Model confidence (mean pLDDT): 82 of 100. A computed fold for a 74-nucleotide RNA from an uncultured Clostridia bacterium, annotated as transfer RNA. It was read from a public genome assembly. Its Rfam family is "tRNA". Rfam links the family to the GO term triplet codon-amino acid adaptor activity. Rfam classes the family as a transfer RNA.

Parts: sequence; C1' cells; structure tokens
RNA sequence: GGCAGCAUAGCUCAGGUGGCUAGAGCGCAAGAUUCAUACUCUUGAGGUCACUGGUUCGAUCCCAGUUGCUGCUA
Repeated sequence: GGCAGCAUAGCUCAGGUGGCUAGAGCGCAAGAUUCAUACUCUUGAGGUCACUGGUUCGAUCCCAGUUGCUGCUA
C1' cells in the first nucleotide's frame, strides 16, 4: 500500500428482516436481612448507540466518508 472485521452504560457484551420506553451480567448507590460485616433479596442512578453526511414517514440497525483499534496479505 491492498483487503476484511470491530466501535452500544465505569468494565465484559446482547440487540433477528428499520418502528415497541435501548437491555443483560459484573461494578456503583440506597434499602431489607444481621449485634455487625459478608452472602442473599429489592429498588435506583448511569447511554449524543465513535464522528459527519445521506436514504426513509421513521435509523443502534441501511449507504458513503472520517477517526481509532484488530487481523490477513504484498
């Protein structure tokens, strides 16, 4: 240089063929339980779905570009 894949919560990741209010586990906070802590249970907070533009009535999802990371190849 060429090709391919990935980018969603603090971390690890789901999210079918475009429409339900964007989710799980861990973590964090509060409460219950306990003499107290841990375990367990309940509740809650936390997201510009990497960025820019396009298609569409409607985009995390489709298209193009940009950025970053990973892999293959010469």